[in-house]
Transfer RNA from a Coriobacteriia bacterium, 74 nucleotides, folded computationally.
The sequence was found in a public genome assembly.
Rfam family: tRNA. It is annotated as a transfer RNA.
Lineage of the source: Bacteria > Bacillati > Actinomycetota > Coriobacteriia.
The coordinates come from a structure-prediction model, not an experiment, and the mean pLDDT is 81.

C1' cells in the first nucleotide's frame, strides 16, 4: 500500500432486495413466589444503529468517505 468482511442496548446477536413507534436473549431494577436463596413468572428502564457527508417523500438498509477490529493479496 491493494482487496473482502464486520461495527445495531451494558454484553451476545437478529433485522440489512428503503417504508410502520427499532428487537430478542442474558444481565440490571422493581413485584410475586420461598422460611431465606436459586430458578420460575409478571411487569420496567436502558439505542446518536461506529463518527461526517450525500441520495430519497422516507436511511440501521443504498453511495462516498474517516475511524476501528478480523482476514487475504503484494
Nucleotide at each position: 500500500g491493494c482487496g473482502g468482511c464486520g461495527u445495531u442496548a451494558c454484553c451476545u446477536c437478529a433485522g440489512c432486495a428503503g417504508g410502520a413507534u427499532a428487537g430478542a436473549g442474558g444481565a440490571c431494577c422493581c413485584g410475586g413466589c420461598u422460611a431465606c436463596g436459586a430458578a420460575c413468572c409478571g411487569g420496567g428502564g436502558c439505542g446518536u444503529c461506529a463518527g461526517g457527508g450525500g441520495u430519497u417523500c422516507g436511511a440501521a438498509u443504498c453511495c462516498c468517505u474517516u475511524a476501528c477490529g478480523c482476514c487475504g493479496c503484494a